[in-house]
RNA sequence: AAACGGCAACUCCGGAGAAAUCCGGAAGACGCAAAGCCACGGGCCUAACGGGAAUCGCUUCCCCAAGGCAGCCGGGCUACCGAA
Numbered sequence: 001a002a003a004c005g006g007c008a009a010c011u012c013c014g015g016a017g018a019a020a021u022c023c024g025g026a027a028g029a030c031g032c033a034a035a036g037c038c039a040c041g042g043g044c045c046u047a048a049c050g051g052g053a054a055u056c057g058c059u060u061c062c063c064c065a066a067g068g069c070a071g072c073c074g075g076g077c078u079a080c081c082g083a084a
Base pairs, nucleotide, nucleotide: 006032007031011026012025013024014023015022016021030071036077037076038075040074041073042072043069044068045067050063051062052061053060054059
């Protein structure tokens, strides 16, 4: 290089959740050579609990990760085909 193949953004439906987000299904292909796995470092998202402020109160606002994102970057682990 080539081949067998793989994953699936967005959308809709159902479910979990406070949310971020995740899971399942349908349809679909934005993209991906680790878009397989791990929150270890950075980053980003959310802010329930907790803390604080305002309010007579309903409620609103601010801070906070122990919640998330591996399809943000780095790092770690594992892995198919295969010329040379």
Source information: A computed fold for an 84-nucleotide RNA from a soil metagenome, annotated as c-di-GMP-I riboswitch aptamer. Model confidence (mean pLDDT): 89 of 100.